[in-house]
């Protein structure tokens, strides 16, 4: 200098004017006012109500190890494998417990399997030979997983021996698996030595097995104060009717014909017909609704120093939040000027810890590789 890897920070600044929500103040006035993701609502927790003796089954979730944490599917540090020259990145229980599946192609997709090929036997047979026999072709039986061919994947690899031809059939070396022992590590696992021809395909986001975890609903949770109107209950007064009795007492007063359903009629107001009516008023209680308030901003909170730890993280001390976003059709905005890198993605709705996704532009730190110069 170029090309990369990993991580962190910021997210227009300043001034003036006009507004909006909230807080303090008698008032004048003063003050607070979106984010790193406020987003997706994907995990986990707090909080609230409901349920619940405990346990098991079922169901759901997680899945290398250790640690951290309120908890997590998150984080840190590691292990093994894979990719990269490297910084670094990605992946992860069990397929040797059982069941199942593996398209197309292929003979065969897994206690196996024979299409071609290779090899042997048998029947028939061209030809050669005096003969024994040799041998061609076809068929059939058997052996063979070396070779060809198919496939994403074909039952260890190379070489030698061996054989009719072949094959871990045997041997040497290599690779893997399993078993045993020693050493190191909390552990995943690593290193070393020995043994067994053991060679056992893939899929568990198929069922399943193993280990661990898990009550339900959610701030429209929940609590509290509480109108008007309608309806409910109680008491009192009036009116009408009925019963009984003798000044009084009791009962009924909206639907009825009819106990229910359907249909019809009557029942409301005005007029008419008709004997009249279809209750009136007051006080109190209680439930719910509208609406208000709480929940709701001082918490697993932020900052600094020190201590422990590789780290995530934890502990101690000091300090900040004084009224300090807390809206509820829901505020957090608009205009102008100057400057710069010319401003992206996007906006709270009970709160917090994560994950994921979006993001113009700017800044910083550590590391890797290549080239050049000294």
């Nucleotide at each position: 200098u170029g090309a990369g890897c990993a991580g962190g920070g910021g997210g227009g600044a300043c001034a003036g004017c006009c507004g909006c929500u909230c807080c303090c103040g008698c008032g004048a006035g003063g003050g607070a006012g979106a984010g790193g993701a406020a987003a997706g609502u994907c995990c986990g927790g707090g909080c609230u109500c409901c349920a619940g003796u405990g346990g098991a089954c079922a169901g759901g979730g997680u899945g290398c190890u250790u640690u951290c944490u309120a908890a997590c599917g998150g984080a840190a540090a590691g292990u093994c494998c894979u990719g990269g020259c490297g910084a670094c990145a990605g992946g992860a229980g069990g397929a040797a417990a059982g069941u199942g599946c593996c398209a197309c192609a292929g003979a065969a997709a897994a206690c196996a399997a024979a299409c071609c090929g290779c090899a042997g036997g048998c029947c028939g047979u061209a030809g050669c030979g005096u003969a024994a026999g040799c041998g061609u072709c076809u068929g059939u039986c058997u052996g063979u997983a070396a070779g060809g061919g198919u496939g994403a994947a074909a039952c260890g690899g190379u070489g030698a021996g061996g054989u009719a031809a072949g094959a871990g059939c045997u041997c040497a070396c290599c690779a893997g698996u399993c078993c045993c022992g020693g050493c190191g590590g909390c552990g995943a696992c690593g290193c070393c030595g020995g043994g067994a021809g053991c060679u056992u395909g893939g899929c568990a986001a198929a069922c399943c097995c193993c280990a661990c975890c898990c009550g339900g609903a959610g701030c429209a949770a929940a609590g509290u104060c509480a109108a008007a109107u309608a309806g409910g209950c109680u008491u009192c007064g009036g009116a009408a009717c009925g019963c009984u009795g003798u000044c009084g007492g009791c009962g009924u007063u909206g639907g009825c014909a009819u106990g229910u359903c359907c249909a019809u009629g009557c029942c409301c107001c005005u007029g008419u017909u008709u004997u009249a009516g279809g209750c009136c008023g007051a006080a109190g209680c209680g439930g719910g609704u509208a609406g208000g308030c709480u929940g709701c901003a001082a918490g697993a909170a932020g900052g600094a120093a020190c201590c422990g730890g590789c780290a995530a993280c934890g502990g101690u001390u000091c300090u900040u939040c004084c009224a300090a976003a807390g809206a509820u059709g829901a505020a957090u905005g608009g205009c102008u000027g100057u400057c710069c890198c010319a401003g992206a993605c996007a906006g709270a709705a009970c709160c917090c810890g994560g994950c994921u996704u979006a993001u113009a532009c700017c800044c910083c730190u550590g590391c890797u590789c290549a080239g050049a110069u000294u």
The RNA shown here (Bacterial RNase P class A) has 374 nucleotides and comes from a bacterium. A source record names the gene rnpB. The prediction has a mean pLDDT of 77. The sequence is in RNAcentral, with records from ENA.